[in-house]
Context: one part of a larger RNA
Molecule: small-subunit ribosomal RNA, central domain
Organism: Candidatus Moraniibacteriota bacterium
RNA sequence: UUGGGCGUAAAGCGUAUGUAGGCGGGUGUGUUAGUCGUGGGUCAAAUUUCAGAGCUCAACUCUGGAGCUGCUUGCGAAACGGCACAUCUAGAGAAAGUGAGAGAUGACUGGAACUCAUGGUGUAGUAGUGAAAUGCGUUGAUAUCAUGGGGAACACCAAAGGCGAAGGCAGGUCAUUGGCACUUUUCUGACGCUGAGAUACGAAAGCGUGGGUAGCGAAUGGGAUUAGAUACCCCAGUAGUCCACGCCGUAAACGAUGCAUAUUCAGCAUGUGGAGUAUCGACCCUCUGCGUGUUUUAGCUAACGCGUUAAAUAUGCCGCCUGGGAAGUACGAGCGCAAGCUUAAAACUC
Repeated sequence: UUGGGCGUAAAGCGUAUGUAGGCGGGUGUGUUAGUCGUGGGUCAAAUUUCAGAGCUCAACUCUGGAGCUGCUUGCGAAACGGCACAUCUAGAGAAAGUGAGAGAUGACUGGAACUCAUGGUGUAGUAGUGAAAUGCGUUGAUAUCAUGGGGAACACCAAAGGCGAAGGCAGGUCAUUGGCACUUUUCUGACGCUGAGAUACGAAAGCGUGGGUAGCGAAUGGGAUUAGAUACCCCAGUAGUCCACGCCGUAAACGAUGCAUAUUCAGCAUGUGGAGUAUCGACCCUCUGCGUGUUUUAGCUAACGCGUUAAAUAUGCCGCCUGGGAAGUACGAGCGCAAGCUUAAAACUC
C1' cells in the first nucleotide's frame, strides 16, 4: 500500500459559511467517449497451464492447444451512469398566520450588599486563627444612625428549564436585529448533501493605546507554621479582573462521540406549538409536531456502556490514526508588537 479503525485503547478540525471537487429525487423522449455484448487486428520467444513425445525415471528438453494482461478498431444493446430536452412534487426554498426564548447589539434605569467621605451617638478594644502574631484603634476604631459619592455583580423567580453554529448568554425597560418551531393552503420546481483550500466567529489568560478601579487578587512585603516553608493559614497588596478600540487564536474549546439523509420495540418526565374532547370559560384527558432528559427491547461493543438525540442498520462527503520515547520538539515556512501559534521531521533509543 491493501485493509482495519477514530466515546474511554492511536485517531472527529473549537465552530460555522462556503469555492473547487465528490455524491445526488420521480416520470418520459432522444443520444452516448462510461458500461455491457460480439467480430477483426495486435498482445515476440521463454515463463504458466492442458494433452502428447524424447533423454532408463525425474528435473530438463521438444510438439500442439489454451491462458494471461491490456491496447486498437467495426457492429450492436440502452437497464445503470453521463449529456440534452420536457414534465412532476415526496427533498430544498419562498409566502401567509401564530408562538416560545438569559440569541445579538446599543441606550437608559433599579434594589440589596460592599467600600469611601462627612456628621451624630458612644468607649476601649477590634480583627484574625488550630493557637497566635503582623495589622487597625484614644489624632476616637469596632458597633450604630443619617447624608452623599463610587465601582462591580445581579438574591428570590431558577428547573434534569430555555436560546445560540460553537465559544457562550440571566435585575428591569426601550430601540434595532439574527435564528427556530407549529398550522393551513398558495407559490418556485431538485434550486440538494458534503466540503480540500479560503473566509468569519472563537472562554480564560496575555499584549498595545486611553480610561476606570468597590470587592477580589498572580507578583511582592509582613506575620505564623516548619528542620527548612520561595507553600498551605493570617494581615496588607501591584498587574489583572471592568469599559472603548485594536491584537492574540489557544482550552479536559468535552457528548473526550464530524455533517447530512433514511429505517428500526416500548414506558416515564419535562419545555413549547397545533387539533379533538370537555366547559359559560378554564383545568383534566386523548391524538399529533419540534426540542430536552431518563429507564430500557432488538441490535452493537473488548468491556464499560450506547440504545429513534445510537456507539443499531445503511448511504454520501470531509477530517484524522498506524508501537513507546525523542516531540507536538528541531529546521524551514507562514502569522504575531511580543508571548507564542500553525504546519512538522530525523538521528538515536526501548